The part of an RNA shown here (large-subunit ribosomal RNA, domain VI) has 264 nucleotides and comes from a metagenome. The full RNA is in RNAcentral, with records from SILVA.

Context: one part of a larger RNA
């Protein structure tokens, strides 16, 4: 820009893309078959490998603004308690998130038309013949079935809902202010390089703060007691705590702005 008014939702599916793998075991059945040795088709069930998709409950990994221990040194006047630097100083754990080594699921079943092949009926050619007319069976291949994209599918589809018939002029395929709605701006994340996308904007829990909780760490400081002391112990599952789950308008989303139909 188009989809012959302007919008907001929900869709149909032309056409594309993805997927399509396979083992072992049990049963049928030690049956059919076979002198025996051996040993099935068909059918039913179970469990795997590799691959793919999704997810984080579990098991782990990571987790640079979480907790703890600890070395050296410098600083806060000193003790104590802390802070800085040393690869995050080193070391032990670890929430959310992200993840696989973890968990769940998938390939299917079915339908149609077929290939090779196997047939029925059947002449040419009194017989025979699956073929010439006609009618069947038949494969991971084909068309579908399953998943994803999808109406710029210009053949531009469909459904529902909303907005309504203002003004100006040079009367036009004109201009202006508006409606529904949108943009922009702001607070953000389930989104993200930017953009896009999703939520919220005081009629508000969107983010931060604060409060409570979960989870993590693992027993704070101070004080008392024991010990010459290092240290231990009680107060006390203590103190601290990023992202998690709730609550709460304290802070910030204020106010203002722009675009947007009049219908061949």
């Nucleotide at each position: 820009c188009g989809u012959a008014a302007g919008a907001g939702a929900u869709u149909u599916g032309a056409a594309g893309g993805g997927g399509g793998c396979u083992g072992u075991c049990c049963u049928u059945a030690g049956u059919a078959c076979g002198a025996g040795a051996g040993g099935a088709c068909c059918g039913g069930g179970a469990u795997g490998g590799a691959c793919g998709c999704a997810c984080c409950u579990c098991u782990g990994g990571u987790g640079c603004a979480c907790c703890u221990g600890u070395u050296g040194u410098c600083g806060u006047g000193c003790c104590a308690a802390c802070g800085g630097c040393a690869u995050a100083g080193c070391a032990g754990g670890g929430u959310a998130g992200c993840u696989a080594c973890g968990u769940g699921c998938g390939g299917a079943c079915g339908a149609g038309a077929u290939a090779a092949a196997c047939g029925c009926u059947g002449a040419a050619a009194g017989c025979a013949u699956c073929u010439a007319a006609g009618c069947g069976u038949g494969a991971a291949a084909c068309u579908u079935u399953c998943c994803c994209u999808a109406a710029g599918a210009u053949a531009a589809g469909a459904u529902c809902u909303c907005u309504c018939a203002u003004c100006c002029u040079u009367u036009a395929u004109g201009g202006a202010g508006u409606a529904a709605g949108g943009c922009a701006c702001g607070a953000u994340g389930u989104a993200g390089a930017c953009u896009a996308u999703a939520u919220c904007g005081u009629a508000g829990a969107c983010a931060g703060g604060c409060c409570g909780g979960a989870g993590g760490u693992g027993g704070a400081a101070g004080u008392g007691c024991a010990g010459u002391a290092a240290u231990g112990u009680a107060u006390g599952g203590a103190g601290c705590u990023g992202a998690c789950c709730g609550g709460u308008a304290c802070u910030a989303a204020u106010a203002a702005g722009c675009c947007g139909a009049g219908g061949g």